This is a predicted structure of a 350-nucleotide part of an RNA (small-subunit ribosomal RNA, central domain) from a metagenome. Model confidence (mean pLDDT): 87 of 100.
[in-house]
Context: one part of a larger RNA
RNA sequence: UUGGGUUUAAAGGGAGCGUAGAUGGAUGUUUAAGUCAGUUGUGAAAGUUUGCGGCUCAACCGUAAAAUUGCAGUUGAUACUGGAUAUCUUGAGUGCAGUUGAGGCAGGCGGAACUCCUAGUGUAGCGGUGAAAUGCGUAGAUAUUAGGAGGAACACCAGUGGCGAAGGCGGCUUGCUGGACUGUAACUGACACUGAGGCUCGAAAGCGUGGGGAGCAAACAGGAUUAGAUACCCUGGUAGUCCACGCCGUAAACGAUGAAUACUAGGUGUCGGGGCACAUAAGUGCUCCGGUGCCGCAGCAAACGCAAUAAGUAUUCCACCUGGGGAGUACGUUCGCAAGAAUGAAACUC
Numbered sequence: 001u002u003g004g005g006u007u008u009a010a011a012g013g014g015a016g017c018g019u020a021g022a023u024g025g026a027u028g029u030u031u032a033a034g035u036c037a038g039u040u041g042u043g044a045a046a047g048u049u050u051g052c053g054g055c056u057c058a059a060c061c062g063u064a065a066a067a068u069u070g071c072a073g074u075u076g077a078u079a080c081u082g083g084a085u086a087u088c089u090u091g092a093g094u095g096c097a098g099u100u101g102a103g104g105c106a107g108g109c110g111g112a113a114c115u116c117c118u119a120g121u122g123u124a125g126c127g128g129u130g131a132a133a134u135g136c137g138u139a140g141a142u143a144u145u146a147g148g149a150g151g152a153a154c155a156c157c158a159g160u161g162g163c164g165a166a167g168g169c170g171g172c173u174u175g176c177u178g179g180a181c182u183g184u185a186a187c188u189g190a191c192a193c194u195g196a197g198g199c200u201c202g203a204a205a206g207c208g209u210g211g212g213g214a215g216c217a218a219a220c221a222g223g224a225u226u227a228g229a230u231a232c233c234c235u236g237g238u239a240g241u242c243c244a245c246g247c248c249g250u251a252a253a254c255g256a257u258g259a260a261u262a263c264u265a266g267g268u269g270u271c272g273g274g275g276c277a278c279a280u281a282a283g284u285g286c287u288c289c290g291g292u293g294c295c296g297c298a299g300c301a302a303a304c305g306c307a308a309u310a311a312g313u314a315u316u317c318c319a320c321c322u323g324g325g326g327a328g329u330a331c332g333u334u335c336g337c338a339a340g341a342a343u344g345a346a347a348c349u350c
Stems, first nucleotide, its partner, number of pairs: 004321003008303001012318001014201004021194001023192001025088007033081002035077008048066007091191001092188003095184005103177007110154001114150008125136002162169002206247006215241002220236004258317006266295013299306002323350003332343004
C1' cells in the first nucleotide's frame, strides 16, 4: 500500500466541547474546475508485442505496424460533483405553553446509630471465638438512666425506577444554575454531521499546604491457628477515609459494543408527556412521541448470541488491530513535587 477486521479470538480513544480537514437536504438559473466526447501536437531511438523477411535453424539481425494507458492546446457536452447566485422548509436551531428528575454548586436544618466525657443506680464480670487467649473491669467495667460533646453516613420509601457526556449522583429545605421531554408551528433558513491536533471534565488510591478525626482501617503490635503462618480468625491501632485549595490523569473508566442519520415482523412490562372515546370519581380502552427492560421473526454470527436501545441493511467521519513471549519493557522526548503517566521499539526466542 491493498485487502480484511475491532462484544467474547489482536483491535473502540475514559468522556465531552470544538479548530483544520473530510462529508453534507430540496428547487431554479449560470459557470465549466472535476467528469465525458472529438481533434491537433508531443510522448527520441533501442527495448516490448504482432506480421513479414535475412544468416541452413535458433539466438541474433533487418523492416512495417501496434503499443507507449501520459501531458499540453483546442472545439464541444452539462446528468453528477465543485464554484457563483436566487429561492424553499422537511434537517438543525430559536420562540411560546407545560412536565419530570439522587443533574450541578453554595448555605441552613434534622433524627436514628456510634464513640467519648460528667453524674445516678448497681456488682463481678464483660468482650471475643470453631474453641480460646491477648484486651477491658473492685482505681467499680459490662448493663441501665439523665445531661453534654464530636465527627461521619443518611434506615424505611427504593424499583432490570430516575438524572447526567462520561466519571458519577440518594435525609429535609433555601438560593443560584445546566440539560432532557411533550405540545404548538410564530421566527431563522442548511446555520448540519464527524472531528487529526487542541482545550475541558474525569472513580478509587496517591501527593502538597492548612484544618478535622466519631466509626472503619493499609502499615504496625499482640493473641490464636499451624510443621511454619510475614495470612485467613480475634484484641488493639497509625496513615488514610472527611473539609478547603492545588496537583495526579489512571481503572474490568464495561454494554469488554465510537459518534451521527435513514430503513427493516411482532409480543409484553415500566418511567415522563400528549391526544381521542367511555366514566360521577378512582380509572379503563385505543393511539402518538421520548426514555428504560425482557422475549422473539427475518437477517447477521465461528459459536455463544445480537435482533428498531442491532452484533441486521446502507451512508459519512474519527480511533484502533496485524502470531506468542521479550514488553507496555529499553532509549529518547513531553508532562508531573513525587509516585509515575503519555508516546513507544529492537536484538533474541518459540